RNA sequence: GACGAGAAGGGCACACCAGGCGAAAGCCUGGGCCGCAAAGCCACGAGGCUACCGCGCGUACCACGCGCCAUGCCGGUCGGGUUGCCGAAC
Repeated sequence: GACGAGAAGGGCACACCAGGCGAAAGCCUGGGCCGCAAAGCCACGAGGCUACCGCGCGUACCACGCGCCAUGCCGGUCGGGUUGCCGAAC
């Protein structure tokens, strides 16, 4: 040190459950404990998800249906940036 141990002490918390928020994706709180050495933080790049609104079409309006769309969401999909605990092996 850009390395990461059936190490120590701590940390986070998947699925699922309960309550709440949201149109949805999803989020928050509590429980939970699949996993995680940055599963801390930042939506900068790629990727994914959703579609209230908007646009187009059916169909002239509304409503409804279908398609498109991020400004919404995912950091526990990957990359990048940034900060940081411990110290076996190498």

Predicted 3D model of a 90-nucleotide RNA (c-di-GMP-I-GGC riboswitch aptamer) from a Gemmatimonadota bacterium. The coordinates come from a structure-prediction model, not an experiment, and the mean pLDDT is 83. Its Rfam family is "c-di-GMP-I-GGC riboswitch aptamer". Gene Ontology term of the family: cyclic-di-GMP binding.